[in-house]
């Protein structure tokens, strides 16, 4: 440097159907409260600016993110987590915080379960970490086995 393997492999995109929710929200009623207090933006404090606020019963009735199932595409450091920095976005200003995008370092083979923890509307689900077997791969002990490593590996040319 070119092929190439692993296996409930990895990643994006469409469609689907739950879920979100009979909630936001938007109209009637009808009642309490307030009269410059309160309320609105992811937060928090500053300024501007809009608006009353709320509970009940009635009518109408969403949507994001996450996810299921099928399809499809790239693919095997697939990728995916942590940090540091640097860019962008949500009325304005700071700060933090959030979503994406970059560039560096670094950790993890790989997927299953478990438990702990985060996210999360959620017992879905999905990030870590710890532990458990299993798998694939390369070392080493003689053999059944057993000990070891780690993708910066492993196999061919």
């Nucleotide at each position: 440097a070119c092929a190439g393997a692993g296996g409930c492999g990895c990643g994006g995109a469409g469609c689907u159907c739950a879920u979100g929710a009979g909630u936001c929200c938007c109209c009637c009623u009808c009642c309490u409260c307030a009269g410059c207090a309160c309320c609105g933006g992811g937060c928090a404090g500053g300024a501007c600016c809009g608006g009353g606020a709320g509970a009940a019963g009635g009518g109408g009735a969403a949507a994001a993110g996450g996810g299921u199932g099928c399809u499809u595409c790239g693919c095997c450091g697939a990728a995916g987590g942590g940090c540091u920095g640097g860019g962008a976005g949500g009325g304005c200003c700071u700060g933090c915080g959030c979503u994406c995008c970059c560039c560096g370092c670094u950790c993890u083979g790989g997927g299953c379960c478990g438990a702990c923890u985060c996210a999360g509307a959620a017992g879905a689900u999905g990030g870590g970490u710890c532990g458990g077997a299993c798998u694939g791969c390369c070392g080493c002990c003689u053999g059944a086995g057993g000990c070891g490593g780690a993708g910066c590996g492993c196999u061919g040319u």

Notes
The RNA shown here (Lysine riboswitch aptamer) has 157 nucleotides and comes from a bovine gut metagenome. RNAcentral holds the sequence, with entries from MGnify. The prediction has a mean pLDDT of 81.